The prediction has a mean pLDDT of 83. Small-subunit ribosomal RNA, 5' domain from a metagenome, 532 nucleotides, folded computationally. Its Rfam family is "Bacterial small subunit ribosomal RNA".
[in-house]
Context: one part of a larger RNA
RNA sequence: GAACGAACGCUGGCGGCGCGUUUUAAGCAUGCAAGUCGAACGGUAGUAGAGUGCUUGCACUCUAUGAGAGUGGCGAACGGGUGAGUAACACGUAGGUGAUCUAUCUUUGGGGUCUGGGAUAGCCUGUGGAAACACAGGGUAAUACCGGAUACGACCUUUAGAUUGCGGUCUAGAGGGGAAAGUCGCUUCGGCGACGCCCUAAGCUGAGCCUGCGGCUGAUUAGCUAGUUGGUAGGGUAACGGCCUACCAAGGCGACGAUGUGUAGCCGGCCUGAGAGGGUGAUCGGCCACACUGGGACUGAGACACGGCCCAGACUCCUACGGGAGGCAGCAGCUAAGAAUCUUCCGCAAUGGGGGAAACCCUGACGGAGCGACGCCGCGUGGACGAAGAAUGCCGGAAGGUUGUAAAGUCCUUUUCCUGGGGGAGAAUAAUGCAAGGAGGUAAUGCCUUGCAGAUGACGUGAACCAGGGAAUAAGCCCCGGCUAAUUACGUGCCAGCAGCCGCGGUAACACGUAAGGGGCGAGCGUUGUUC
Numbered sequence: 001g002a003a004c005g006a007a008c009g010c011u012g013g014c015g016g017c018g019c020g021u022u023u024u025a026a027g028c029a030u031g032c033a034a035g036u037c038g039a040a041c042g043g044u045a046g047u048a049g050a051g052u053g054c055u056u057g058c059a060c061u062c063u064a065u066g067a068g069a070g071u072g073g074c075g076a077a078c079g080g081g082u083g084a085g086u087a088a089c090a091c092g093u094a095g096g097u098g099a100u101c102u103a104u105c106u107u108u109g110g111g112g113u114c115u116g117g118g119a120u121a122g123c124c125u126g127u128g129g130a131a132a133c134a135c136a137g138g139g140u141a142a143u144a145c146c147g148g149a150u151a152c153g154a155c156c157u158u159u160a161g162a163u164u165g166c167g168g169u170c171u172a173g174a175g176g177g178g179a180a181a182g183u184c185g186c187u188u189c190g191g192c193g194a195c196g197c198c199c200u201a202a203g204c205u206g207a208g209c210c211u212g213c214g215g216c217u218g219a220u221u222a223g224c225u226a227g228u229u230g231g232u233a234g235g236g237u238a239a240c241g242g243c244c245u246a247c248c249a250a251g252g253c254g255a256c257g258a259u260g261u262g263u264a265g266c267c268g269g270c271c272u273g274a275g276a277g278g279g280u281g282a283u284c285g286g287c288c289a290c291a292c293u294g295g296g297a298c299u300g301a302g303a304c305a306c307g308g309c310c311c312a313g314a315c316u317c318c319u320a321c322g323g324g325a326g327g328c329a330g331c332a333g334c335u336a337a338g339a340a341u342c343u344u345c346c347g348c349a350a351u352g353g354g355g356g357a358a359a360c361c362c363u364g365a366c367g368g369a370g371c372g373a374c375g376c377c378g379c380g381u382g383g384a385c386g387a388a389g390a391a392u393g394c395c396g397g398a399a400g401g402u403u404g405u406a407a408a409g410u411c412c413u414u415u416u417c418c419u420g421g422g423g424g425a426g427a428a429u430a431a432u433g434c435a436a437g438g439a440g441g442u443a444a445u446g447c448c449u450u451g452c453a454g455a456u457g458a459c460g461u462g463a464a465c466c467a468g469g470g471a472a473u474a475a476g477c478c479c480c481g482g483c484u485a486a487u488u489a490c491g492u493g494c495c496a497g498c499a500g501c502c503g504c505g506g507u508a509a510c511a512c513g514u515a516a517g518g519g520g521c522g523a524g525c526g527u528u529g530u531u532c
Base pairs, nucleotide, nucleotide: 001532002531003530004529006528007527008526009525010524013379014378015377016376017375018374019372020371021337026335027334028333030332031331032330035074036073037072040071041070046065047064048063049062050061051060052059053058054057081290082289083288091214092213093212094211095210096209097208100207101206105203106202107201109200110199111198112197113196114148115147116146117145123138124137125136126135127134128133155176156175157174158173159172160171161170162169163168182195183194184193185192186191216262223253224252225251228250229249230248231247232246233245234244235243265287266286267285268284269280270279271278272277292313293312294311295310296309315326316325317324318323343369345368346367347366351365352363353362354361355360382412383411384410385409393402394401395400417469418468419467420466421465426459432453433452434451435450436449437448438447476521477520478519479518480517481502482501483500487516488515489514490513491512497504498503
């Protein structure tokens, strides 16, 4: 000199864009943060209408509508948070997978969707319990569950041949075992269409595994290792492998630093520097790890799962003492800690995500607003003229000097401010309607392409802009001995104090305190801390 997720002191007008618990991976009241589908299913309470019985305000039946709960599907493995652990194929980079998987999605993809069955929740009746919840009996549905048939591919076993990167690919044959589900719309009642369902191929995307190289500390850590190193056989996995097991061998690593210790998420980047390098890893983006602590599996295409389950532990809460409930390192917010870090806000209008045929619903992701000079950038606090060089202050013995064109005064301007008006763009289109064309079909709904119309704004009392008013609403902080730009007076008297270094102060202190003057920066200025 530059920089900062800064803090502290004094001061503080506005706007734009960013940033905001670096400490205790400490504990958390309250609310919200993951739902959705009635076009998968049974169907109820309720509401409205009509009717019957009539004891006149109840019971029953039918029609329409229909919440909540339940079965089922998809999602909940994304999105959001944090950096504890980890010195490791965790990360970065370059490769391998002839050792692998991949839901949804895509394809003028290929082939199918036949035929049966038994349950169960909801519901009704009853029982136990303080509750959480649980149990017994009866009975019901499905795209829930389970059989049978069929099999173009695919899978397993096997035969023959071709090919080469030798656990791969292709061709032909034999044997084996393995699928499915319906719903809605239209109909001339024959079917047709849409969305699904099953088997399978390819792709996209995502993931697993393996390898070369690279990036911390210290030898006052020198030896470490028994599933250890390798082999055979088997198991297990989507998959290779001591991943696991049995047997066999005795290996494997290490001064090119093993092992143990300390510290640490890694990177793109960021800061500094002419560069080389040094430091760092906040925000944003990629990867990893974690979700009260430790362990475990279930479901599933995908988890060993933050707002799922089970066990153990610590802590907190409820209890009828028998037993139960919970997990903010999601968004706000609270307590504690600390030098220190915000609103228990608005909205799904936009972008994106989940579900749905769609309307739509959900979304503390996100879009916005609020608080904080925390940072960067921009603007303003007025402009021109104005010497009787007014007054005051300070200095000087005086003359005078200085404050100083500074003020007053005159003429302007209105950024900003106050009051009122105004209202672009962020909205693209969706459902739907209309029109034209097209494929297929007997036709209709529907399907494909194109065009036109077509609701919706949190911010927002927003921005631009217009009008009126009036210099009106707006300047401080640090320094003045040298380094280092800027000096005089008084007070104090090695006192009080200053200080980054050198050093000032003991009676004329340019160094302390105050004043006047001056210098620097300016809505900031200094100090402290840290890095180069």